[in-house]
RNA sequence: CAAGCAGAUCACCUUAUCGCCGUGUGCCGAACUUAGUUUGGAACAAGGAGGAAAGUCCGGACACCAUAGUGCAGCAUAGCGGGUAACGCCCGUCCGUCGAGAGACGAGGACAAGUGCAGCAGAAAGAAUGUACAGGUAAUGCUGUAGUGAAAUCAGGUAAACUCUAUGCGGUGCAACGCCAUGUAUACCAGCGCUUAAGGGUUGCACGCCCAAUGUUGGAGGGUAGGCGGUUGGAUUCUAAAAGUAAUUUUAGAACUAGAUAAAUGAUAAGGAUCUCAUUUAGGUGAGUUACAGAAUCCGGCUUAUGAUCUGCUUUUUUA
Numbered sequence: 001c002a003a004g005c006a007g008a009u010c011a012c013c014u015u016a017u018c019g020c021c022g023u024g025u026g027c028c029g030a031a032c033u034u035a036g037u038u039u040g041g042a043a044c045a046a047g048g049a050g051g052a053a054a055g056u057c058c059g060g061a062c063a064c065c066a067u068a069g070u071g072c073a074g075c076a077u078a079g080c081g082g083g084u085a086a087c088g089c090c091c092g093u094c095c096g097u098c099g100a101g102a103g104a105c106g107a108g109g110a111c112a113a114g115u116g117c118a119g120c121a122g123a124a125a126g127a128a129u130g131u132a133c134a135g136g137u138a139a140u141g142c143u144g145u146a147g148u149g150a151a152a153u154c155a156g157g158u159a160a161a162c163u164c165u166a167u168g169c170g171g172u173g174c175a176a177c178g179c180c181a182u183g184u185a186u187a188c189c190a191g192c193g194c195u196u197a198a199g200g201g202u203u204g205c206a207c208g209c210c211c212a213a214u215g216u217u218g219g220a221g222g223g224u225a226g227g228c229g230g231u232u233g234g235a236u237u238c239u240a241a242a243a244g245u246a247a248u249u250u251u252a253g254a255a256c257u258a259g260a261u262a263a264a265u266g267a268u269a270a271g272g273a274u275c276u277c278a279u280u281u282a283g284g285u286g287a288g289u290u291a292c293a294g295a296a297u298c299c300g301g302c303u304u305a306u307g308a309u310c311u312g313c314u315u316u317u318u319u320a
Stems, first nucleotide, its partner, number of pairs: 002315009012272007020048002023045003027041006050292001054303002057301005062173004069207005074169005079093005094108001095106004109164002114162002116158002131146005177229004188219005199211004236255008273290001275288005
């Protein structure tokens, strides 16, 4: 110099003008049930889409069913130890595979509980088979070598083959759910039923259990689809110290950083910065370029897409 391995940071910046969204402050009005409520307007202030917001693959918080299990089935996980609210995630370590190496990956319990699977070659691929040579017997592939093959005498391999073992698993999801207002038809027909329970719930099935009476299932028909909450102060973020190999934990201090609801978070101008190319001894100059992509209840992971920079480590060749 080049090629690689692992990790971290940023995600263009500044100024000006105009525009959008919510919050706060006070101001100017309007209406009313008047000292309050509702509503309109402009001004100022600090804010407003990510490291993956994506995938919907896992685990939860929260809400409702709701209370209770037992058996069978189904699904998931699988060396050992630790972390975490929890996990199929993270850290360490053993073993195995790949790599020259730094490192990466893991399908990592059991083949004497059972059943399967292995082309071609070979005489024959399992309690099956007997090619060639040698040894041996009363006799028999009884014994050995060669040959084929990944594997050749109660064989070994394979369980991301079926299976067995151990452990675990309720469902639905913010379009959850709760409150208020408006309106209609507490009406019509049929079935089943009213504590000896129809129907509903409990991953699937069975038993059990729970709710349940102007009930419930079906048909025909009528009305409504409006508003408020949930909605962002958190298993939150940052800094320092201590413990620990690490993941992480404890203590102390500081901070508040979208909340839209058909969906806001933008546009223009100037200058600058990164990167690429050309030119120049260099400085500089010119041209271009700046990725993947957009919150919708929230959080912890994994996977995938992607631009630039930095740090540590590995290796071949060359030069000194």